[in-house]
Context: one part of a larger RNA
RNA sequence: GAUUGAACGCUGGCGGUAUGCUUUACACAUGCAAGUCGAACGGCCCCACGGGGCAGACUGGUGGCCAGUGGAGAACGGGUGAGUAACAUAUCGGAACAUAUCCGGAAGUGGGGGAUAACGUAGCGCAAGUUACGCUUAUACCGCAUAUGCCCUGAGGGGAAAAGGGGGGGAUCCCAUGACCUCUCUCUUUCGGAGUGGCCGAUAUCGGAUUAGCUAGAUGGUGAGGUAAAGGCUCACCAUGGCGACGAUCCGUAGCGGGUCUGAGGGACGACCCGCCACACUGGAACUGAAACACGGUCCAAACUCCUACGGGAGGCAGCAGUGGGGAAUUUUGGACAAUGGGCGCAAGCCUGAUCCAGCCAUACCGCGUGAGUGAAGAAGGCCUUCGGGUUGUAAAGCUCUUUCAGCCGGAAAGAAAUCGCACUUUUUAAUACGGAUUGUGGAUGACGGUACCGGAAGAAGAAGCACCGGCUAACUACGUGCCAGCAGCCGCGGUAAUACUUAGGGUGCGAGCGUUAAUC
Numbered sequence: 001g002a003u004u005g006a007a008c009g010c011u012g013g014c015g016g017u018a019u020g021c022u023u024u025a026c027a028c029a030u031g032c033a034a035g036u037c038g039a040a041c042g043g044c045c046c047c048a049c050g051g052g053g054c055a056g057a058c059u060g061g062u063g064g065c066c067a068g069u070g071g072a073g074a075a076c077g078g079g080u081g082a083g084u085a086a087c088a089u090a091u092c093g094g095a096a097c098a099u100a101u102c103c104g105g106a107a108g109u110g111g112g113g114g115a116u117a118a119c120g121u122a123g124c125g126c127a128a129g130u131u132a133c134g135c136u137u138a139u140a141c142c143g144c145a146u147a148u149g150c151c152c153u154g155a156g157g158g159g160a161a162a163a164g165g166g167g168g169g170g171a172u173c174c175c176a177u178g179a180c181c182u183c184u185c186u187c188u189u190u191c192g193g194a195g196u197g198g199c200c201g202a203u204a205u206c207g208g209a210u211u212a213g214c215u216a217g218a219u220g221g222u223g224a225g226g227u228a229a230a231g232g233c234u235c236a237c238c239a240u241g242g243c244g245a246c247g248a249u250c251c252g253u254a255g256c257g258g259g260u261c262u263g264a265g266g267g268a269c270g271a272c273c274c275g276c277c278a279c280a281c282u283g284g285a286a287c288u289g290a291a292a293c294a295c296g297g298u299c300c301a302a303a304c305u306c307c308u309a310c311g312g313g314a315g316g317c318a319g320c321a322g323u324g325g326g327g328a329a330u331u332u333u334g335g336a337c338a339a340u341g342g343g344c345g346c347a348a349g350c351c352u353g354a355u356c357c358a359g360c361c362a363u364a365c366c367g368c369g370u371g372a373g374u375g376a377a378g379a380a381g382g383c384c385u386u387c388g389g390g391u392u393g394u395a396a397a398g399c400u401c402u403u404u405c406a407g408c409c410g411g412a413a414a415g416a417a418a419u420c421g422c423a424c425u426u427u428u429u430a431a432u433a434c435g436g437a438u439u440g441u442g443g444a445u446g447a448c449g450g451u452a453c454c455g456g457a458a459g460a461a462g463a464a465g466c467a468c469c470g471g472c473u474a475a476c477u478a479c480g481u482g483c484c485a486g487c488a489g490c491c492g493c494g495g496u497a498a499u500a501c502u503u504a505g506g507g508u509g510c511g512a513g514c515g516u517u518a519a520u521c
Base pairs, nucleotide, nucleotide: 001521002520003519004518006517007516008515009514010513013368014367015366016365017364018363020360021326026324027323028322030321031320032319036071037070040069041068043065044064047063048062049061050059051058079279080278081277089204090203091202092201093200094199097197098196099195102193103192104191105190106189107188108187110144112142113141119134120133121132122131123130124129150159151158152157164185165184166183167182168181169180172179173178206252207251208250213243214242215241218240219239220238221237222236223235224234225233255276256275257274258273259269260268261267262266282301283300284299285298304315305314306313307312332358334357335356336355340354341352342351343350344349371401372400373399374398381392382391383390384389405462408456409455410454411453415448420442421441422440423439425437426436427435465510466509467508468507469506470491471490472489476505477504478503480501486493487492
C1' cells in the first nucleotide's frame, strides 16, 4: 500500500447491489419446513345439491371427502464441517456392474383363488396404544396358462410375467350398465440409448525423525460363500510374504477442488456462489426400496429433557424463523407460491421456510447530496501581536439564482404467457365422437407494491464529521502543567518559555465516514 463474513470508539442524510454465529457439531419453548392421487379400492365422519316425503326417518344418486387399503414421492431439495492425511478431493485412464422416471425397438396383457385393514361387536390402558371375534374391496397378495426375447444347464432339458382405470361411439347382442370397436393413461417381459450412480488404477495433496521400524486377514495362491459388480470383501486350507530414509508406522493439524486475497516469482486462505465428500443427540444395526444402512423412517444401547394414575410412555432445529448459553461479534418467531424449479395428479389443482420478495445492520462496494454565482466596509467576534498590525476571510451578512435527494400531491409499470376456453388445419379412427399436434384467437392470474419510474407545488430550505499537525509524514502558535499529569508505531517527549502532555485559535488529510485493534500478502 492492498485486503477482510470483521470488532471497538466518535459521528451519521439518501439510494442501489451484495454479505451477515468465524465462538459451544452447546441445549432447545413455539410455529412452519413432504406432501399428493377418488381417473387404483372398499366406503360415507363432515359439507353442498338431488331423490323421497306433510315433516322426519331414509337414500353414496351427484359434486366432493375425514380416517383406512393401495400407488409413486419421501434417497431430491435445505443445513453443517464434527470426523477424514486417504475409503476423500483434483486430473487422466480402466473393466467386472446397476439404473425408478425419460427416449427408441420387439413381444404381450388369458383364466382363477385365498386373505386383510377400514367397519361392527366386546374388552384392556391415565396415556401412548392394544387384544379377541365377525364382514369386505382393489392397479394389494398368491397359484395356473402362455414365452418374441430372457435366466440356468450335465446341451437332453428345466425355470420365470402381467392389472386394470378413464373418455367416446355407428351397426349387432343386451334392461341401464355392459359385450364389441376405438382413443388414452397405466401394467408385464426383453434389447438398445441418454443421463445418473457403484467399483479399480496412476499422479498430485500440511507439519513433526526429540516418531525407525510396521504388519497375522497381515501378503499371495487354491476352493467356496457373498455382492448389482472385480477383489481377503468373508471363510477353509496352503505358502511366507507385504510396506519402509523416494519417510512406512506413530503423533499433531485439516473437509477437498473451482476459486478468493495479495502479488514479479511466490505466499496465505477455502465466508458467500458452483462441483464432490462426510455427518444428522452419541454409538451400533439392519428393514423397505431402482437407489439409504435413510436430518424431519425403524430397532437396540448410553446420556439428557419431558409426561405419568409409578404399571409405563414421548423427544432429537448442523431445515426457516426464534430462545437460552458462549462470545469482541453476526438479522424477522415477516409475505407469497405471482415467477423459476421440485413432488403427486389425465387435468383442474394441492404442497413446497427450495425459491422469489420484504424487514434489520454504514458490514462491504458503488453512486448522489448537504447548494450555486456575486459579495471588501477586508464588518463584528475569536486568536496572535513587535501594539503598527496580522489571521480566521469571500468565509459570513447582503444581493441574484437553482431544487438533486428527503418530505408533500398526482399518475403509474415491465416482470405474464403458458396451463385453460373457442376456431381452422392435421393426426388417430369405422367416425365429423374422444384424444394428440401446429396455428390463430379470447379471457383469467403479481407476494413484491401503488414499489420502480414519470409529472407537479413550495422553499436554501431537513442533511458533516473523524483523525492528525517533533522526525519518519502533509500540516504551528498561545495559555496551562512542571520527569507531575500524561503521550508513544519506532526514535523518543515532559524536571518553569514543551511546535511531542491538556485546552484554544489556526492548519493538514480523508469524508458519511474517520480512526484504532486483529489478521493476510